Model confidence (mean pLDDT): 83 of 100. A computed fold for a 538-nucleotide part of an RNA from an uncultured bacterium, annotated as small-subunit ribosomal RNA, 5' domain. Rfam family: Bacterial small subunit ribosomal RNA. Gene Ontology terms of the family: structural constituent of ribosome and ribosome.
[in-house]
Context: one part of a larger RNA
RNA sequence: GACGAACGCUGGCGGCGUGCCUAAUACAUGCAAGUCGAGCGGAUCUCGGAAGGAGCUUGCUCUUGACGAGAUUAGCGGCGGACGGGUGAGUAACACGUAGGCAACCUGCCCUUCAGACCGGGAUAACAUUCGGAAACGGAUGCUAAGACCGGAUAGGCAAGGAGGAGGCAUCUUCUCUUUGGGAAACACGGUGCAAGCUGUGGCUGAGGGAUGGGCCUGCGGCGCAUUAGCUAGUUGGCGGGGUAACGGCCCACCAAGGCGACGAUGCGUAGCCGACCUGAGAGGGUGAACGGCCACACUGGGACUGAGACACGGCCCAGACUCCUACGGGGGGCAGCAGUAGGGAAUCUUCCACAAUGGGCGCAAGCCUGAUGGAGCAACGCCGCGUGAGUGAGGAAGGCCUUCGGGUCGUAAAGCUCUGUUGCCAGGGAAGAAUAAGGAUGAGGUAACUGCUCAUCCGAUGACGGUACCUGAGAAGAAAGCCCCGGCUAACUACGUGCCAGCAGCCGCGGUAAUACGUAGGGGGCGAGCGUUGUCC
Numbered sequence: 001g002a003c004g005a006a007c008g009c010u011g012g013c014g015g016c017g018u019g020c021c022u023a024a025u026a027c028a029u030g031c032a033a034g035u036c037g038a039g040c041g042g043a044u045c046u047c048g049g050a051a052g053g054a055g056c057u058u059g060c061u062c063u064u065g066a067c068g069a070g071a072u073u074a075g076c077g078g079c080g081g082a083c084g085g086g087u088g089a090g091u092a093a094c095a096c097g098u099a100g101g102c103a104a105c106c107u108g109c110c111c112u113u114c115a116g117a118c119c120g121g122g123a124u125a126a127c128a129u130u131c132g133g134a135a136a137c138g139g140a141u142g143c144u145a146a147g148a149c150c151g152g153a154u155a156g157g158c159a160a161g162g163a164g165g166a167g168g169c170a171u172c173u174u175c176u177c178u179u180u181g182g183g184a185a186a187c188a189c190g191g192u193g194c195a196a197g198c199u200g201u202g203g204c205u206g207a208g209g210g211a212u213g214g215g216c217c218u219g220c221g222g223c224g225c226a227u228u229a230g231c232u233a234g235u236u237g238g239c240g241g242g243g244u245a246a247c248g249g250c251c252c253a254c255c256a257a258g259g260c261g262a263c264g265a266u267g268c269g270u271a272g273c274c275g276a277c278c279u280g281a282g283a284g285g286g287u288g289a290a291c292g293g294c295c296a297c298a299c300u301g302g303g304a305c306u307g308a309g310a311c312a313c314g315g316c317c318c319a320g321a322c323u324c325c326u327a328c329g330g331g332g333g334g335c336a337g338c339a340g341u342a343g344g345g346a347a348u349c350u351u352c353c354a355c356a357a358u359g360g361g362c363g364c365a366a367g368c369c370u371g372a373u374g375g376a377g378c379a380a381c382g383c384c385g386c387g388u389g390a391g392u393g394a395g396g397a398a399g400g401c402c403u404u405c406g407g408g409u410c411g412u413a414a415a416g417c418u419c420u421g422u423u424g425c426c427a428g429g430g431a432a433g434a435a436u437a438a439g440g441a442u443g444a445g446g447u448a449a450c451u452g453c454u455c456a457u458c459c460g461a462u463g464a465c466g467g468u469a470c471c472u473g474a475g476a477a478g479a480a481a482g483c484c485c486c487g488g489c490u491a492a493c494u495a496c497g498u499g500c501c502a503g504c505a506g507c508c509g510c511g512g513u514a515a516u517a518c519g520u521a522g523g524g525g526g527c528g529a530g531c532g533u534u535g536u537c538c
């Protein structure tokens, strides 16, 4: 000098940050990932209502209710749950950083180019009936839909084989021709039309390219112990195969006997890595909180499924420990998400508000969801700013302390007088953060044309924070100072008490009767809403 600090004394305000460093201990409760009815069939409710039935006061009441419209939504289906958020256990490793490589790779949504969307089929949830079970949930029978699933057609570059040409870094790459294999949702919602149809938007399929995100490989770099010296059998290489998006001993069969090591292998210990942060003139040393990038993990261990992407925090299966429910047969759970609880500890916050903004998921949209995020709350935990008044005022008041008893000092300090009004308190006004929302109007582009679409201009809703910031006014010096030190280092001295006691102390050292070193007082020094102490690093 620095700190994610803690402890002691003290404590007025604001801005901006920061806040379990220990038990990756266990968790009550609530919330943290949903959305789409413009993919689909139902169910429920509301309204309209053809037609029928009953009562009959023959035009009223009650009731069933095809069909249509609207609302809600359990289920099937699609997209998302692989992002965002947390933690640092493990990891000494291509985990990270940096520089490269992939003639060895993948990439949903997005952009762009080309081509296409034809003909058919069988199911299954929901639902109904029924059975089992305490529950969790499950079985049987019957019915039904789709952008769910399946078959066929079409297809050139896509894949495989063959022929020829060009190029290169060995495997190879690329172009032309030819044989074989393989895809779609005829969808949804609008506009127009009597209809056939035409058309807009969104979606769908195949292929090429891009962008983005990833996968793999390599050089170099960053730690302690040699009181760890030898290590290795899929081990090292080859041929062939399997597997993967892809290379590879990644895996397997066979063959060979290799591979690493004092330039530190192997073992043990410790540790997430980096941008950065602290210190230092620098070189260097230390650290890896917050913020950003990467990695790893999600009760412990293992495994795969789905998918463009996971071996998947709030998915599945198995085993284990723990815990909860149970009718004892069997089931449920995983805060290292946000709050919060217990425990541990010197020590670390609210079971708050809002989706108004930014961003994300879904949706044509309206919108819904969002403990991401935006805010508020608590804590002097840190940094920065402000205040606790200003001017004047000597009979140098009273009082305290000291005194050589003359006086000195606290001290212009106070009082008094004259002012000011920061901040706090009260009252009034009162934001920016909000826009390219939907929708409407006009115009342009586009279209054979209309609607729609795209663009421009105008109108047009929405604020958690918050009646906050800020501004104005009222009132009154009124509400706001402490902490440590005073032997030397080191700025600052006297008196009394104590008497090697009580005590102090970072080092040297003080204290045994005049202690500037202990305790108290007066005075002084330093810093100041803080000041000291402890711990750690330079």
Stems, first nucleotide, its partner, number of pairs: 001537003005534005012386006018379002020344001025342003029339003034079003039076002042073007051064005086297003096221007105214002110210007118152004127142006158181010187202006223269003230260003235257004240252003272294004276287004299320005322333004350376001352375003358372001359370004389419004399410004423479001426473004433465001439459007482527005487508003493522005503510002